[in-house]
RNA sequence: CGAGGCCGAGCGGGAGAGUGUGUCGGCCCCGGCCGGCGCCACCGAAGGAGCAACCGCCCCGGAAUCUCUCAGGUACCAGGUACCGCUCGGAGCAA
Repeated sequence: CGAGGCCGAGCGGGAGAGUGUGUCGGCCCCGGCCGGCGCCACCGAAGGAGCAACCGCCCCGGAAUCUCUCAGGUACCAGGUACCGCUCGGAGCAA
C1' cells in the first nucleotide's frame, strides 16, 4: 500500500400465508370500518432454537435459504424483513 472477505451507514430490489370466527369498545348512521382480547387455521425471510453436509483446537465446538414456530407475521395500502446489487466509511489478513 492493502484486493477478496468482515463490520457499519446510505440508496435500490425484496416473498409467503385469513379481507376466518366470537366478544367488547369507538367512529359513522342501518350497515360498514377501525382497535383490543379469545379460539381455530395458515406463513417463514426480524429475532430465537435444533440438526445435517462441512469445518475445527475433533471428549467437544462452530454451522444454512433445512427443521421447529417461542417470538414475529397473514385482504388492499403502508411499514418491516433474510438475502442481492451499488456507493461510502472503518479495522485489517494475503499478494

This is a predicted structure of a 95-nucleotide RNA (Glycine riboswitch aptamer) from an Acidimicrobiales bacterium. Rfam family: Glycine riboswitch aptamer. Gene Ontology term of the family: glycine biosynthetic process. Lineage of the source: Bacteria > Bacillati > Actinomycetota > Acidimicrobiia > Acidimicrobiales.